Background: The prediction has a mean pLDDT of 87. The RNA shown here (c-di-GMP-I riboswitch aptamer) has 81 nucleotides and comes from a marine eukaryotic metagenome.
RNA sequence: GAUAAAGGCAAACCCGCUGAAAGGCGGGGUCGCAAAACUACCGGUCUAAGGGAGCGAUCCUAGGACAGCGGGGCUACCGAA
Numbered sequence: 001g002a003u004a005a006a007g008g009c010a011a012a013c014c015c016g017c018u019g020a021a022a023g024g025c026g027g028g029g030u031c032g033c034a035a036a037a038c039u040a041c042c043g044g045u046c047u048a049a050g051g052g053a054g055c056g057a058u059c060c061u062a063g064g065a066c067a068g069c070g071g072g073g074c075u076a077c078c079g080a081a
Stems, first nucleotide, its partner, number of pairs: 001078001008033002013028006031068001038073002041071003044066003050061004
């Protein structure tokens, strides 16, 4: 899934903690979500501590992230016909 019911999650923003950052966690919040549960396997995106290049400004780089960017995999709750 039935314009149903039960129950669930929680974007932005604010506060605290954490991390080099991206981000994560907890509380508030409620934009939305039928897998907005789990999983970095494929594509994509973000960050660049460390490493590399450069006289330097700066640039490159994922063993760091994003599952609420798309796809794949995997598991599950409620209830008609």